Context: one part of a larger RNA
RNA sequence: UGACGGGGGCCCGCACAAGCGGUGGAGCAUGUGGUUUAAUUCGACGCAACGCGCAGAACCUUACCCAGACUUGACAUCCUGGAAAGCUGGCCCAAAAGUCGGCGUGCCCGCAAGGGAAUCCAGAGACAGGUGCUGCAUGGCUGUCGUCAGCUCGUGUCGUGAGAUGUUGGGUUAAGUCCCGCAACGAGCGCAACCCUCGCCUUUAGUUGCCACGCAAGUGGAUCUCUAGAGGGACCGCCAGUGAUAAGCUGGAGGAAGGUGGGGAUGACGUCAAGUCCUCAUGGCCUUUAUGACCAGGGCUACACACGUGCUACAAUGGCCGGUACAAAGCGCAGCCAACUCGCGAGAGGGAGCUAAUCGCAUAAAACCGGUCUCAGUUCGGAUUGGAGUCUGCAACUCGACUCCAUGAAGUCGGAAUCGCUAGUAAUCGCAGAUCAGCACGCUGCGGUGAAUACGUUCCCGGGCCUUGUACA
Numbered sequence: 001u002g003a004c005g006g007g008g009g010c011c012c013g014c015a016c017a018a019g020c021g022g023u024g025g026a027g028c029a030u031g032u033g034g035u036u037u038a039a040u041u042c043g044a045c046g047c048a049a050c051g052c053g054c055a056g057a058a059c060c061u062u063a064c065c066c067a068g069a070c071u072u073g074a075c076a077u078c079c080u081g082g083a084a085a086g087c088u089g090g091c092c093c094a095a096a097a098g099u100c101g102g103c104g105u106g107c108c109c110g111c112a113a114g115g116g117a118a119u120c121c122a123g124a125g126a127c128a129g130g131u132g133c134u135g136c137a138u139g140g141c142u143g144u145c146g147u148c149a150g151c152u153c154g155u156g157u158c159g160u161g162a163g164a165u166g167u168u169g170g171g172u173u174a175a176g177u178c179c180c181g182c183a184a185c186g187a188g189c190g191c192a193a194c195c196c197u198c199g200c201c202u203u204u205a206g207u208u209g210c211c212a213c214g215c216a217a218g219u220g221g222a223u224c225u226c227u228a229g230a231g232g233g234a235c236c237g238c239c240a241g242u243g244a245u246a247a248g249c250u251g252g253a254g255g256a257a258g259g260u261g262g263g264g265a266u267g268a269c270g271u272c273a274a275g276u277c278c279u280c281a282u283g284g285c286c287u288u289u290a291u292g293a294c295c296a297g298g299g300c301u302a303c304a305c306a307c308g309u310g311c312u313a314c315a316a317u318g319g320c321c322g323g324u325a326c327a328a329a330g331c332g333c334a335g336c337c338a339a340c341u342c343g344c345g346a347g348a349g350g351g352a353g354c355u356a357a358u359c360g361c362a363u364a365a366a367a368c369c370g371g372u373c374u375c376a377g378u379u380c381g382g383a384u385u386g387g388a389g390u391c392u393g394c395a396a397c398u399c400g401a402c403u404c405c406a407u408g409a410a411g412u413c414g415g416a417a418u419c420g421c422u423a424g425u426a427a428u429c430g431c432a433g434a435u436c437a438g439c440a441c442g443c444u445g446c447g448g449u450g451a452a453u454a455c456g457u458u459c460c461c462g463g464g465c466c467u468u469g470u471a472c473a
Base pairs, nucleotide, nucleotide: 001473002472003470004469005468007467008466009465010464011463012462013461015457016456019421020420021419022418023417026312027311028310029309030308031307032306033305034303035302042053043052064298065297068294070292073127077126078125079123080122081121082120083119086103087102088101089100090099091098107116108115109114129287130286132285133284134283138281139280140276141275142274143272145270150189151188152187153186154185155184156165157164158163169180170179171178195264196263197262198261200232201231202230203229204228205227206226210221211220212219213218235258238252239251240250241249242248314414318373319372320371321370322369323368330361331360332359335354336353340349341348342347380411385406386405387404388403389402390401391400427449428448429447430446431445432444433443
């Protein structure tokens, strides 16, 4: 100087408390451990691994296993020889591979011979290749403490020196934020602001949007909604109180908004030899008829069990039936797919419109109105299983999603323990998108309905500043 303390003081955070809803019990989905397996590819392991890499494993992916085939190689550059390239048929095979044919002769230079470019075949070797190892050799990227308020430097001063001072103190703040004081005076990286978005107003601009008329075609309008550009607006600016007359704090007015208005992006010096050599790049090592490459099938989907994360429930604030409303944000041409017809349905036929403020996905659902069920393992719950189908796709056996009929399991609110959340939040309800042929209870967004509670900081956890002790560095 740090680090640590079941030392002290001050302060903060959904940290506790006050509340609301869960998890832990059930079934299923998903990830992991374990076990099994020819293989169940690999990585990730307290917080900060475990719906994580994977924004989507039937083949492919795929890295794993078994079998069959290759060795200058699936991919790159160079050399020699030959042939344009390319298209296509038969045999064999699980495919890859192998084998026998058919068609075919282009571009540039040149009169021609010939040469050249591209591509293919054969050969020789230099080399290619490696998701093989080392993240404890690395770059890059990322997590975490933590959006915590800290981390430093120049000059000066003090100290033999390590170092101190500044950065401590009195107030204050979300903040090393600001004020005052002070052997310090200044400065940098952080904080804040500048950026995006939502909320109010003005203005500009009106098509596909809006308003009006009309059966429609269309016509007219620029008020409003909306769309999307430019501005304004909030600054403790005003008033009162308080405070050192300061910084500020408390209350009030006006205002759409008030003291950082809500949300986002933004992550200092560093810590964890944290994570990643399987995104990529890269040192070293290893491999080279194999640890490379091709192909078929299988596996990653196994299942006495254990854990994490979720979904659906256990019902009456509910289930079922009928009727009736109200979104936002997105996506669409190898696409979205309307009307209409058929089917109980998944869906099929059909073909209009739309490169989309024009057409479509697309009926939002909870809600509301009416009816029914009457507390039961039920008209709750939907697992499981049997049968019949639809769709995607070369192909749904291992191993897809969905539909219909039948079946109708556990489950009556969950032990110890444990998680999230302070407002348009929690809870609850649907909608869209990425990935994607198909496949979503996951993820990322969007809106609808819409609470309760916070006395307080003694205690648990994490953190900041000062101080104290130390046999620790």